[in-house]
């Protein structure tokens, strides 16, 4: 320098003309379990109450300029031209 492939939520990804989704991940409740601290009770074991962090499940909600601009279209993540990133093959 040629040429194809990808770019969608904080990740991993579906969706391929007609309202943007899924998992994980963040919060927040509810419920369990269980830690550590204090207090009462007991010679001790132990029991109960308060505070405090943490887990596991359950609901709920949060999170988008679908890379980026210009075209096509009634209508664009989606079809087409540049742009930029990123993987790969040829020289």
């Nucleotide at each position: 320098g040629c040429c194809g492939g990808c770019u969608u939520a904080g990740c991993u990804c579906a969706g391929u003309g007609g309202u943007a989704g899924a998992g994980c991940g963040c919060u927040g409740c509810a419920c369990u379990u269980g830690u550590a601290a204090c207090u009462c009770a007991u010679c001790c074991c132990u029991g109960a109450g308060u505070u405090u962090g943490a887990a596991a499940u359950g609901c709920a909600g949060c999170g988008g300029u679908c890379a980026g601009u210009c075209g096509u279209u009634c209508a664009a993540u989606c079809c087409g031209g540049c742009u930029a990133g990123u993987c790969g093959g040829c020289a």